[in-house]
Parts: sequence; C1' cells; structure tokens
RNA sequence: AAAGAUUAGGGGCAAACUUAAGGGAACUUAAGGACGCAAAACUAAAGGGUCUAAGAAGACAGCCAGUUGCAUCG
Repeated sequence: AAAGAUUAGGGGCAAACUUAAGGGAACUUAAGGACGCAAAACUAAAGGGUCUAAGAAGACAGCCAGUUGCAUCG
C1' cells in the first nucleotide's frame, strides 16, 4: 500500500405514505416521516435497463454501470 472482509458509536442520506407546489404523465421540489443505505456521494452530454410517452421528447443514479471518497482489519 492493493485486492478482499467486517462494522455503524459519533456523524450523514432518506423508501412507502401525508400535505403543498410544478408537470400531460413518468416524476421533481419543500416540509413531515423512516423502509432501508458504507458510497442511498457525483454522472442521464459513455453504455445497458426501466418508466411516462409517441416518433418530439422527458424521467429514474434507492436497477446495473462509470468516477471519486470514508472507520477497522488486512
């Protein structure tokens, strides 16, 4: 020091659902909430996939993936 393994005390994020706003929809944003997460951080202008649509496009990174990063062991 790498592959790999384990863990979540402190700290971090926040599914479903509810309310409000935006949108044609998927869905997004804010507040509440907490199912879970060791990358649930970033990337949709590298790729696959899914969804809404319909031949215009849009959404999803908490589907895979790519990039970066953290505690302990090693």